[in-house]
RNA sequence: GAUAGAGGUGCAUCAAAGAUCAGUAUAUUAUGGAGAUGGCAAUCUUAGAAGUAAUAGAAAGGCAAUGAUGCCGAAACACUAGUAAGCAAAGCUAGUAGUUGGGUAUAUAGAAAAUAUCUAUAUAACUGCCAUUUAAAUAAUGGGUGAGCUAUC
Numbered sequence: 001g002a003u004a005g006a007g008g009u010g011c012a013u014c015a016a017a018g019a020u021c022a023g024u025a026u027a028u029u030a031u032g033g034a035g036a037u038g039g040c041a042a043u044c045u046u047a048g049a050a051g052u053a054a055u056a057g058a059a060a061g062g063c064a065a066u067g068a069u070g071c072c073g074a075a076a077c078a079c080u081a082g083u084a085a086g087c088a089a090a091g092c093u094a095g096u097a098g099u100u101g102g103g104u105a106u107a108u109a110g111a112a113a114a115u116a117u118c119u120a121u122a123u124a125a126c127u128g129c130c131a132u133u134u135a136a137a138u139a140a141u142g143g144g145u146g147a148g149c150u151a152u153c
Stems, first nucleotide, its partner, number of pairs: 001153005008072001010071006018063001026056006035044003039087002075100003078096006101127002104124008128145001129143005
């Protein structure tokens, strides 16, 4: 250097019953009589706003039993550049040996309709890897650790 592997509630993609979204948006009728939406720009409205009552009544995004595929910097985030919607945000693509070994729980902040979920930070123990000690089993200490570890060539 190449190939093949290990960690485990392991990672990502696709589809998905179902729950939620929500008795919400919206439509019709009656009433009502000047506001309503938005981050900004702007838009709707006396040809009737908000609100109230009755009748009818969704969808998208997010989650997901389960199944399939690709994998073990798997992947996520941050930054930069580009790219559809009026601008921004968000989304998508590419790049950067920038940060992060992995999942869980709690707290804070953001997104979201949200006590679901996702992201970031911090804390806690658990666990994988490395080093040292131990006769060994195993245990203890330390490292913040993947450009690491194991096997073969």
The RNA shown here (Lysine riboswitch aptamer) has 153 nucleotides and comes from uncultured Sneathia sp. The sequence is in RNAcentral, with records from MGnify. The coordinates come from a structure-prediction model, not an experiment, and the mean pLDDT is 77. The model forms 100% of the base pairs in the Rfam consensus. Rfam family: Lysine riboswitch aptamer. Gene Ontology term of the family: lysine biosynthetic process. On this family, see Mandal et al., Cell 2003: "Riboswitches Control Fundamental Biochemical Pathways in Bacillus subtilis and Other Bacteria".